The prediction has a mean pLDDT of 80. This is a predicted structure of a 75-nucleotide RNA (transfer RNA) from Candidatus Liptonbacteria bacterium RIFOXYB1_FULL_36_10. It matches the Rfam family "tRNA". Rfam links the family to the GO term triplet codon-amino acid adaptor activity. The source organism's lineage runs through Bacteria, Bacteria candidate phyla and Candidatus Liptoniibacteriota.

RNA sequence: GCCCAAGUAGCUCAGCGGUAGAGCAACUCCAUGGUAAGGAGUAGGUCAGCGGUUCAAUCCCGCUCUUGGGCUCAA
Numbered sequence: 001g002c003c004c005a006a007g008u009a010g011c012u013c014a015g016c017g018g019u020a021g022a023g024c025a026a027c028u029c030c031a032u033g034g035u036a037a038g039g040a041g042u043a044g045g046u047c048a049g050c051g052g053u054u055c056a057a058u059c060c061c062g063c064u065c066u067u068g069g070g071c072u073c074a075a
Stems, first nucleotide, its partner, number of pairs: 001071007010024004018055001026042005048064005
């Protein structure tokens, strides 16, 4: 330098055009003499950023950034 993949809740990940979910973690309640385990619930998201297409974009297209992997050249 080129190619590929990934970026979504605090963490690990799903969702791939029709207003975003799970598990764990956090908080509240139940329960217990109390704690843990358990049960019920609540909150938490500019979907990496900017632009474009579309009636509508996390999803499609372009550019940029970050991370990981591969290839080539030079030293």